[in-house]
The prediction has a mean pLDDT of 78. This is a predicted complex of two RNAs, RNase P RNA and transfer RNA, with 435 nucleotides together. Rfam match: Bacterial RNase P class A.
RNA sequence: AUCGUCCGCCGGACGGUCGCGGGUGGCUUCGGCUGCUCGAGGAAAGUCCGGACUCCACAGGGACAGAGUGCUGGGUAACUCCCAGGCGGGGCAACCCGACGGAUAGUGCCACAGAGAACAGACCGCCUACGUCGCGUGCGGCCGGUAAGGGUGAAACGGUGGUGUAAGAGACCACCAGCACGCCGGGAGACCGGCGUGGCUCGGCAAACCCCACUCGGAGCAAGGUCAAGCAGGAACAGGGUGUCCCACCCGCCACGUUCCAGGUAGACCGCAUGAGGCCGCCGGCAACGGCGGUCCCAGAUAGAUGACCGUCACGGGCACUGCGCCCGUACAGAAUCCGGCUUACAGGCGGACAACGGCA
RNA sequence: CGGGACGUGGCGCAGCUUGGUAGCGCGCAGCGUUCGGGACGCUGAGGUCGCCGGUUCGAAUCCGGCCGUCCCGA
Numbered sequence: 001a002u003c004g005u006c007c008g009c010c011g012g013a014c015g016g017u018c019g020c021g022g023g024u025g026g027c028u029u030c031g032g033c034u035g036c037u038c039g040a041g042g043a044a045a046g047u048c049c050g051g052a053c054u055c056c057a058c059a060g061g062g063a064c065a066g067a068g069u070g071c072u073g074g075g076u077a078a079c080u081c082c083c084a085g086g087c088g089g090g091g092c093a094a095c096c097c098g099a100c101g102g103a104u105a106g107u108g109c110c111a112c113a114g115a116g117a118a119c120a121g122a123c124c125g126c127c128u129a130c131g132u133c134g135c136g137u138g139c140g141g142c143c144g145g146u147a148a149g150g151g152u153g154a155a156a157c158g159g160u161g162g163u164g165u166a167a168g169a170g171a172c173c174a175c176c177a178g179c180a181c182g183c184c185g186g187g188a189g190a191c192c193g194g195c196g197u198g199g200c201u202c203g204g205c206a207a208a209c210c211c212c213a214c215u216c217g218g219a220g221c222a223a224g225g226u227c228a229a230g231c232a233g234g235a236a237c238a239g240g241g242u243g244u245c246c247c248a249c250c251c252g253c254c255a256c257g258u259u260c261c262a263g264g265u266a267g268a269c270c271g272c273a274u275g276a277g278g279c280c281g282c283c284g285g286c287a288a289c290g291g292c293g294g295u296c297c298c299a300g301a302u303a304g305a306u307g308a309c310c311g312u313c314a315c316g317g318g319c320a321c322u323g324c325g326c327c328c329g330u331a332c333a334g335a336a337u338c339c340g341g342c343u344u345a346c347a348g349g350c351g352g353a354c355a356a357c358g359g360c361a
Numbered sequence: 362c363g364g365g366a367c368g369u370g371g372c373g374c375a376g377c378u379u380g381g382u383a384g385c386g387c388g389c390a391g392c393g394u395u396c397g398g399g400a401c402g403c404u405g406a407g408g409u410c411g412c413c414g415g416u417u418c419g420a421a422u423c424c425g426g427c428c429g430u431c432c433c434g435a
């Protein structure tokens, strides 16, 4: 220099004018006027997980069903998240990826091709010892034997060499690979290393049913609570009207009036902005993270404010071109109870660590 | 805020359960039939199975994540 890998961060800057939402102060003729201050994000998104909080159910726990998770150790309020490690796979490497328990608990599936697809199988090939037949004394057929070779397939029941045999075969032997069991050593553990024994070899799929272990009650801020118009409702009454001519009493009715009541709609308020909070420093830890100290207060709308314009600069693109120039654009997106994660979108830029290859010293 | 279904030729749908060959109807093209058209008969074309990964020898089908459409409840 080229080509990569990983981690962290920013994501327009400054000034001016006008405007919007929240908080707070001053003046006021109560109509307003005016000052100060705060005002989107790394994803506010998808709503995929986990919690806080609230109500309902159970009130001690267990079982069944269903759902989820699945190597080990740690972190955390919790997690399917994060960190470190182990094992497997990919990459020359830095590094990346892994739903990574169980296939000797059982059931099931393995198309096509192929002779045969799961305690297998004789198509070609090899063999003629044994049995049998025929002719001729070793050749062929039949019945057979055989998994070393060919061929099929994603996958064909260990590999190499030898012994053995009619030909062969873990049938037997040596070494190697792998599995199971036992012992020893290392490690906190997953696991790793070594030795011995064994049948000599056991296919794959559980993101097929299933088995094992662990976790999980339901609903969601439109949760939930407080106050409470209007209409309708209930109760009481000293009143009023009315009950077919009038008056009085009793009783009934009306609900005109007065008082009270409960539930609760619109609406208002709380929940709701001090929190598993941010920043800085020190300490512990490989790290995730934790502890201590200091400091800061940092959106709160309710159909939803956070915007627009101007100037200078920065960046990108286009045109022009000896230079200063002109035009256009500035990613993804946007709070709605809050928090921790994951996933997805994102113009462009900055910093750090590391690898490969080549060159130079 | 919570829940469900769907996406397969131009259109409407099967196939997914139990993974191996993508099929049906209408439409389209050609030929036949007819004087001509329709109907009918024969033949044929046409599919990244929404997208990206994973599991598997093998994925439309199983699993995960995105995208889009529709529906339901408070």
Stems, first nucleotide, its partner, number of pairs: 002356001004354007012313007020039008041332001045343002048341005053220004066216005071085005086100001087098004101211002106209002108205003123150002125146003131142004158176006177201001179198008224270004233261005239256001240254004277296008314330006362434007371387004381418001389405005411427005